[in-house]
RNA sequence: GCGUCGGUAAUUUAGGGGUAGAAUUUCGCCCUUCCAAGGCGAAUACCUGGGUUCAAAUCCCAGCCGACGCA
Numbered sequence: 001g002c003g004u005c006g007g008u009a010a011u012u013u014a015g016g017g018g019u020a021g022a023a024u025u026u027c028g029c030c031c032u033u034c035c036a037a038g039g040c041g042a043a044u045a046c047c048u049g050g051g052u053u054c055a056a057a058u059c060c061c062a063g064c065c066g067a068c069g070c071a
Base pairs, nucleotide, nucleotide: 001070002069003068004067005066006065007064010024011023012022013021018054025043026042027041028040029039030038047063048062049061050060051059
């Protein structure tokens, strides 16, 4: 330099056109003599910039970052 794949919450991930879901974490309440465990609730996310579309996390283009392969 070229190609392929990926980038979603503090972490691990699902979702590939129509309200972004789960687990862990954090916080509050309940329970308990206290702690742990458990129950209920809440908070935090689509890498960046364009394009297409009524509507983009999703499709297209460029860039950035990472992994792998080729040279």
A computed fold for a 71-nucleotide RNA from a Candidatus Woesearchaeota archaeon, annotated as transfer RNA.
The organism belongs to Candidatus Woesearchaeota, within Archaea.
The RNAcentral record of the sequence draws on ENA.
Rfam family: tRNA. By type it is a transfer RNA. Gene Ontology term of the family: triplet codon-amino acid adaptor activity.
The coordinates come from a structure-prediction model, not an experiment, and the mean pLDDT is 82.